[in-house]
């Protein structure tokens, strides 16, 4: 020089722990910020504010008054384990020739 590999933000899936089901939570739109492989770069990705609009699925059972409890559901619900999956381009970094 070449060739080849890890890793970011996050994503998906199983688990398990909540929350909510008296509608927060998720999602959409708009406007502001913000962070993102070691470096540099910063977005059709993520993340936070403010704002609008839309908008749900509940049952059973025990008990007797604790306005709770148990279970079995539901929500594009929250967190945490493993598993895969995951930065265009220039440098770096492992290996190998």
């Nucleotide at each position: 020089u070449g060739c080849a590999g890890a890793g970011u933000a996050g994503g998906a899936a199983u688990g398990g722990u909540g929350c909510g089901u008296u509608a927060a939570g998720u999602g959409u739109c708009a406007g502001g910020g913000g962070a993102u492989g070691g470096g540099a770069g910063g977005u059709c990705g993520c993340c936070c504010c403010u704002g609008a609009a839309c908008g749900a699925a509940g049952g059973a059972c025990a008990g007797a008054a604790g306005u709770g409890g148990u279970c079995c559901g539901c929500g594009g619900u929250a967190c945490c384990c493993u598993u895969c999956c995951g930065c265009a381009u220039c440098c770096g970094c492992u290996g190998c020739c």
Molecule: THF (Tetrahydrofolate) riboswitch aptamer
Organism: Clostridiales bacterium